This is a predicted structure of an 84-nucleotide RNA (c-di-GMP-I-GGC riboswitch aptamer) from Litchfieldia alkalitelluris.
[in-house]
RNA sequence: UAAGAUAAAGGCAAACUUUCCGAAAGGGGAGGACGCAAAGCUUCGAGCCUAAGGUACUACACUAUGGUGGUCGAGUUGCCGAAG
Numbered sequence: 001u002a003a004g005a006u007a008a009a010g011g012c013a014a015a016c017u018u019u020c021c022g023a024a025a026g027g028g029g030a031g032g033a034c035g036c037a038a039a040g041c042u043u044c045g046a047g048c049c050u051a052a053g054g055u056a057c058u059a060c061a062c063u064a065u066g067g068u069g070g071u072c073g074a075g076u077u078g079c080c081g082a083a084g
Base pairs, nucleotide, nucleotide: 004080011036012035016031017030018029019028020027021026034070040076041075042074044073045072046071047068048067049066053063054062055061
C1' cells in the first nucleotide's frame, strides 16, 4: 500500500416488547440480538416509504417541503492489522 482473518482490543444493534414524539412513514429512550469492517457521519445523486398541507373533485389518485445512511452510489472521518 492493497486486502479484510477461525487474531486481539473494543464498537454498533435487525426482528420483537415497552414508553414517549409524529397525521403517517418514521424517530428518541429502555430491554433484546438478526446481523455489520465503516451497521461512524452528511439526503449531494438514484431508489424506496408516507401524504399533514397542496392539486384534483367524488374518487381512483398525484405531489416532499416529511422520512429511510441497516437500499445503492458519492463525499468525509476513522480502530486493529495475519497471510500475500
The organism belongs to Litchfieldia, within Bacteria. The coordinates come from a structure-prediction model, not an experiment, and the mean pLDDT is 85. It was read from a public genome assembly, where an Rfam model found it.